A computed fold for a 263-nucleotide part of an RNA from a metagenome, annotated as large-subunit ribosomal RNA, domain VI. The prediction has a mean pLDDT of 85.
Context: one part of a larger RNA
RNA sequence: CGUACGAAACUUGAGGAGAUUCAUCUUUAGUACGAGAGGAUUUGGAUGGACGUCCCUCUGGUGUUCCAGUUGUCACGCUAGUGGCACGGCUGGGUAGCUAUGGACGGAAAGGAUAAACGCUGAAAGCAUAUAAGCGUGAAGCCUGCUCCAAGAUUAGGUUUCGUUGGGCAAUGCCCGAAAGUCCCCUGAAAGACGAUCAGGUUGAUAGGUCGGAUGUGUAAGGGCCGUAAGGUUCUCAGCUAACCGAUACUAACGGACGAACG
Numbered sequence: 001c002g003u004a005c006g007a008a009a010c011u012u013g014a015g016g017a018g019a020u021u022c023a024u025c026u027u028u029a030g031u032a033c034g035a036g037a038g039g040a041u042u043u044g045g046a047u048g049g050a051c052g053u054c055c056c057u058c059u060g061g062u063g064u065u066c067c068a069g070u071u072g073u074c075a076c077g078c079u080a081g082u083g084g085c086a087c088g089g090c091u092g093g094g095u096a097g098c099u100a101u102g103g104a105c106g107g108a109a110a111g112g113a114u115a116a117a118c119g120c121u122g123a124a125a126g127c128a129u130a131u132a133a134g135c136g137u138g139a140a141g142c143c144u145g146c147u148c149c150a151a152g153a154u155u156a157g158g159u160u161u162c163g164u165u166g167g168g169c170a171a172u173g174c175c176c177g178a179a180a181g182u183c184c185c186c187u188g189a190a191a192g193a194c195g196a197u198c199a200g201g202u203u204g205a206u207a208g209g210u211c212g213g214a215u216g217u218g219u220a221a222g223g224g225c226c227g228u229a230a231g232g233u234u235c236u237c238a239g240c241u242a243a244c245c246g247a248u249a250c251u252a253a254c255g256g257a258c259g260a261a262c263g
Stems, first nucleotide, its partner, number of pairs: 001152001005163007015149004021049006033038001051106005059100004066093005071086006110144003117137004166176004181258004185201005206252003209248005216240002222235005
């Protein structure tokens, strides 16, 4: 821009893409078969490998924004307590998120038309013959079935809901206001390179802050007591705590545009 009014939502599916894998154990059965050795077709059940999709409850990893221990040195006048630097200084743990080696699920069943192959009826050709007319069985393969995209499918589809008015001028036109609605803008994240998507914009919990909780770390500082001291113990399952879960307008979501019936 188109889809012959302007919008919002939900859809149909022409067409396209993906997937459609392999093995073992067991039952049938030590049966059929075979002198024996050996040893099935078929049917049902179970398990696993590889691959794929999704996820983080569990097991782990990471987690330079959390906690603790600790070395050297410098600073805060000193003690104590902290902070800076030294690969995050080193070490031990670890929330959210992201992850695999972790968790869940998948390949199917079923239908249709067939290939090789096997048949029924059956003439040409009184027989025979699966074929000439006609009718079947039959595969991991083909078309469906499963998942995803999809009406620019210009053959541009369908359904539902919302809006459909006023004024001015030189009047089949132009301009202004304005509807449903949308966008810019702003606060952001289940989204993200940027657009986009999604949640919101005071009729508000969108982000930050605050409060409560969870989680993690592991018992803070300071004081008391004991010890000459290093240190121990008690107040103390303390103190601190990111991204997590809630609550709460304290802070920031201010403002501005577009937008419909003479084709």
RNAcentral holds the full RNA, with entries from SILVA.